RNAcentral holds the full RNA, with entries from ENA. A computed fold for a 528-nucleotide part of an RNA from an uncultured prokaryote, annotated as small-subunit ribosomal RNA, 5' domain. The coordinates come from a structure-prediction model, not an experiment, and the mean pLDDT is 83.
Context: one part of a larger RNA
């Protein structure tokens, strides 16, 4: 000198783009962050409309006996409607946070797999036949403060769940043979649309496995019994001591095993002329972790952050008998620290989930908020102006200097105020018409034309008015660019290093002047 998630001191105008809990992986109040299909399913609140009967009885009309009957509540039937809740599907394994373990095939780079799996997604063939019983919600009735839960109770439904047929391009074989499956929905109509099952491919995504390469430390010198290696078995999609029974006695280590520290890893960042030295915040990739330890079910995928199940520490409710809870999501709080932010708007856009769509959800995301934290960009006026005013400081008292600096004349109008437009982030979906195509079609596809969507922003134009509303921080003996003067006297201070102050201090404090950066300047830490 460069440089940083900084911090702390004095000052502070805008604006873009960026970042912002590095310590306590320490506790957490309250929202909100995963729902979503009615074209799988039965059932069906309020509302609306209609109609029977019962009721209330304005007002009219009356031969005074009563007719008609607006309106008012009650009970029931229908359509319509589609909440809350249920049974099924999908999805919840993504996404989003952390960085605690981890010295490891964890990562990083190159291979293997003829020892593997792959939902949803493409593309290719076949197939969707016939049956059955429950069972949630419901009714009825218990228990219990609640969480929650019982009944040989009585009933319902399916694309839920089971049996039968069918059986190869599958799977198993001993090559004879043996096994193995479904589900419907929309619609007036479906082998056509949207599903189901089944086989083969692809493509994604993962699993395993090997070589090489990954901190320090020998004041750690030996480590290991399922250990090393075989065989029969068991598991797994799949290989294997992954386990198991037997059998041998191996196996790794001075090229540093074993143990101790410390640490996620690597794409890159930061500095360097470069080898190379520190690093690993945001961004991407992976890989681990979800109060704390252990298990496993579900399922294509988990030993699951907002799923369970057991133990534990916390912390809360309690009717003392029980019970619930998990911010290393976003925001917010408390504690700690020098220190890191709003209980914000929006699903318009990208992208995900579900759904045929419409949509619904989405603290992923787009955004705005707050912090000069970083880098960038502008701006704080332009010009003329000598009586060198006034004041300051300085003086040899003659002046010098601040200084064209100012007043004072003229001008300009970025920027921010302040009016008025606006291009552009919107493409698509959906709605309407038209045409064309699926053998007919109101169903489905495709092309047009209108039309429909903006949470936040907003380039850039324009109105008005006026130098007005915008300058500071360090520092001046050398090293290093800049001095006089008062104070003050080895004190009060100062400092990066050399040093400076004990009466004329260019070094301490102050003023004036100067000098360097400037919306910043300085100190600290730290890296090279």
């Nucleotide at each position: 000198g460069a440089a940083u998630g900084a911090a702390c001191g004095u000052u502070g105008g805008c604006g873009g783009c960026g970042u912002g809990g590095a310590u306590u992986a320490g506790g957490c109040a309250u929202g909100c962050a995963a729902g979503u299909c009615g074209u799988a399913c039965g059932a069906g609140a309020a509302g609306u409309c209609u109609u029977g009967g019962a009721u209330u009885g304005a007002a009219g009309c009356u031969u005074c006996g009563g007719c008609u009957g607006a309106u008012u509540u009650c009970c029931g039937g229908g359509a319509u409607g589609g909440a809350c809740a249920g049974u099924g599907g999908c999805g919840c394994a993504a996404g989003g946070g952390a960085g605690a373990g981890u010295a490891a095939c964890g990562c990083g780079u190159g291979g293997a797999c003829u020892a593997c799996c792959u939902a949803c997604c493409c593309c290719u063939g076949g197939a969707u036949c016939c049956g059955g019983g429950a069972u949630a919600g419901c009714u009825g009735u218990g228990g219990g403060a609640a969480a929650c839960u019982g009944c040989a109770a009585g009933g319902u439904a399916a694309u839920a769940c089971c049996g039968g047929a069918u059986a190869a391009u599958g799977u198993c074989u001993c090559c004879g043979g043996a096994c193995u499956a479904a589900a419907g929905g929309u619609g007036u109509a479906a082998u056509u649309c949207c599903g189901u099952c089944u086989a083969g491919g692809g493509a994604u995504g993962g699993g395993u496995c090997c070589g090489c390469g990954u901190c320090c430390u020998a004041c750690u010198a030996g480590c290991u019994u399922g250990u090393u290696g075989g065989u029969g078995g068991g598991g797994u999609a799949a290989u294997g001591g992954c386990c198991u029974a037997c059998c041998a006695a191996g196996g790794c280590a001075a090229a540093g095993a074993u143990g101790g520290g410390u640490a996620g890893c690597g794409g890159g960042u930061g500095u360097g002329a470069g080898a190379g030295c520190a690093u690993g915040g945001c961004c991407c990739g992976u890989c681990u972790c979800a109060c704390u330890g252990g298990g496993a079910c579900u399922g294509a995928g988990a030993c699951a952050c907002u799923g369970c199940c057991c133990a534990g520490a916390c912390a809360c409710c309690u009717a003392c008998g029980g019970g619930u809870g998990g911010c290393u999501g976003c925001a917010g709080u408390c504690g700690a620290g020098a220190a890191u932010c709003u209980u914000c708007c929006g699903c318009a856009a990208u992208g995900g989930g579900c759904g045929a769509a419409a949509g619904c959800c989405u603290g992923a995301c787009g955004g705005a908020g707050c912090g000069a934290c970083g880098c960038c960009g502008c701006g704080u006026g332009c010009g003329g102006g000598a009586u060198g005013a006034a004041g300051g400081c300085c003086u040899u008292c003659g002046g010098g200097u601040u200084g064209u600096a100012a007043a004072c004349c003229g001008c300009u109008g970025u920027c921010a105020g302040u009016u008025g437009g606006g291009a552009g982030g919107a493409a698509a979906u959906g709605c309407a018409u038209a045409g064309g195509g699926g053998c007919u079609a109101u169903c489905c596809c495709c092309u047009a034309u209108g039309u429909u969507u903006g949470a936040c922003c907003g380039a850039u134009c324009u109105u008005c008015a006026g130098a007005g509303g915008a300058a500071g921080u360090c520092c001046g003996g050398g090293c290093u660019a800049a001095g006089u003067u008062c104070g003050u006297g080895c004190c009060a201070g100062c400092a990066g290093c050399c040093g400076c102050g004990g009466u004329a201090a260019c070094a301490c404090g102050a003023a004036c002047c100067g000098g360097a950066c400037g919306a910043a300047c300085g100190u600290u830490a730290u890296u090279c």